[in-house]
Molecule: SAM riboswitch aptamer (S box leader)
Organism: Pedobacter africanus
RNA sequence: UACUUAUCCAGAAAGACUGAGGGAAAGGCCCUGUGAAGUCUUGGCAACCUGUAUUUUGCAAGGUGCUAAUUCCUACCGUCAGGUUGACGGAAAGAUAAGAU
Numbered sequence: 001u002a003c004u005u006a007u008c009c010a011g012a013a014a015g016a017c018u019g020a021g022g023g024a025a026a027g028g029c030c031c032u033g034u035g036a037a038g039u040c041u042u043g044g045c046a047a048c049c050u051g052u053a054u055u056u057u058g059c060a061a062g063g064u065g066c067u068a069a070u071u072c073c074u075a076c077c078g079u080c081a082g083g084u085u086g087a088c089g090g091a092a093a094g095a096u097a098a099g100a101u
Base pairs, nucleotide, nucleotide: 001100003099004098005097006096007095008094013042014041015040016039017038021031022030023029026074027073028072043067044066045065048063049062050060051059052058053057071093076090077089078088079087080086081085
């Protein structure tokens, strides 16, 4: 990094510094001075890679990752119901991991 594959309805916060934004992007809807984002410390979750065993699986937790809301919801296509909304499926976009360049 413009590529490939897999997963994304589960899970998991306290403190210090600081001080106004944040949830990718548009709309919506939310969070936020009862303290946003960020940095640091200490925890925690999970199990992609990794290690290991008695290998359809279990255990550990070294490398990542994560720790409001389903990836917060929607947008594009299709099906169904219905009457201008709803349900479901798929795509696109995004995030993370492993690989590749």